RNA sequence: CCAUGCUAGGCGGGGAGCUGGCGGUUCCCUGUACCCGAAAUCCGCCACACGCGGGGCCGAAUGCCUUUUGAGGCUUUGCCGGUCUGGUGUCGGUUUGUCUGAAGGUGUUGAGGAUUGAGUCCUGCGCAACGGGAACUUGCGAACCUGGUCAGAUCCGGGAGGAAGCAGCCAUAAGCGAGCACUCUCGUGUGCCGUGGGGGCGCUCAGUCUGAGCCGGAUGGCAAGUACGGCCAGGUCGUCACUGUCGAUGAAGGAUGCAUGG
Numbered sequence: 001c002c003a004u005g006c007u008a009g010g011c012g013g014g015g016a017g018c019u020g021g022c023g024g025u026u027c028c029c030u031g032u033a034c035c036c037g038a039a040a041u042c043c044g045c046c047a048c049a050c051g052c053g054g055g056g057c058c059g060a061a062u063g064c065c066u067u068u069u070g071a072g073g074c075u076u077u078g079c080c081g082g083u084c085u086g087g088u089g090u091c092g093g094u095u096u097g098u099c100u101g102a103a104g105g106u107g108u109u110g111a112g113g114a115u116u117g118a119g120u121c122c123u124g125c126g127c128a129a130c131g132g133g134a135a136c137u138u139g140c141g142a143a144c145c146u147g148g149u150c151a152g153a154u155c156c157g158g159g160a161g162g163a164a165g166c167a168g169c170c171a172u173a174a175g176c177g178a179g180c181a182c183u184c185u186c187g188u189g190u191g192c193c194g195u196g197g198g199g200g201c202g203c204u205c206a207g208u209c210u211g212a213g214c215c216g217g218a219u220g221g222c223a224a225g226u227a228c229g230g231c232c233a234g235g236u237c238g239u240c241a242c243u244g245u246c247g248a249u250g251a252a253g254g255a256u257g258c259a260u261g262g
Base pairs, nucleotide, nucleotide: 001262002261003260004259005258006257009058010057011056012030013029014028015027016026020046021045022044023043024042034055035054036053037052064254065253066252067251068250072246073245074244077241078240080238081237082236083235084234085233086232087231088230091229092228093226094225095224096223097222098221099220104215105214106213112210113209114208115207116206117205118204119203120202121198122197123196124195125194126193127191128190129188130187131186132185133184134183136179137178138177139176140175146171147170148169149168154163155162156161
C1' cells in the first nucleotide's frame, strides 16, 4: 500500500419554549437528511444527562478536532412612536364669581326714575263683514189618483136639453233651478268698529313731576373649579441603534482503531 472481517461511530444540525437541569414531542431558522410506534396535568434520562422501543443500511469517513464565516433566535440599555394607568391648576384651553370699564351708540329736540291714563290679554252685548237657511221675485213642473176649459167618444132623455169626463190647451201643488236690492233667522280661525265689566304690571303709546345720565361690553387683574391638551411618573407594545449570548450553513487546516492474509 491492497483485500477481507470487525469495533467505535454515523444515517442532520441549531434557536425559542418547557424543565432543577439535559434530550425528544410543539413553534421557528437552516436546507434535503433511513423506516415504523408512543409522547403536554407528556415521554426518556441525571453534568458519562445530546432521547426511548422495534427493524434496516453505511462503516474508519459522509464522521471528529482547531480557526474562520454568520442565516436566525433571545437579551441589557437608550432615543422615538402608539396605548393604558396615576398625579399635577404652575402652562394653554374652558367654567363660575368679583373688580376694572376701552371703542362705539344714545341723551337738555330730555337719559334714568316716580306717577296717572289708554292699548296689548279675558269676557258680555251691539254693529259690520262673510257664509248657510227661510221669505221674496222668476222659470220649469202631474198618463190616472190637482183645478179650469173640455173636440171626439160615452151615458140619461121622445125631444129640448142635461151629466160625468180622456187627449189637447191653460193654470198650479210638492219638487227642481235662477235671481236675491230689501226682510227674518242661524253660524264664525272675521273686524286699525262701538260699548260695559274683569285682569295685569311684562311691553307699547300718551300726559305730569324730577333733571344727567343710560346702553354697551374690549382689555386686564383677583378668587375658586375643571384633567380636553400640555407636563411629570409608571406599566405595556413596536421600529431603530447599541450591548451581551446561543448559533445553522459555508470556507481553510489537522488527526484517525483492532484482527487475518498478500
Annotation
Model confidence (mean pLDDT): 77 of 100. A computed fold for a 262-nucleotide RNA from Mesotoga sp., annotated as Bacterial large signal recognition particle RNA. NCBI's taxonomy places the organism under Bacteria, Thermotogae, Kosmotogales, Kosmotogaceae, Mesotoga. Its Rfam family is "Bacterial large signal recognition particle RNA". About the family: The signal recognition particle (SRP) is a universally conserved ribonucleoprotein involved in the co-translational targeting of proteins to membranes. By type it is a non-coding RNA gene.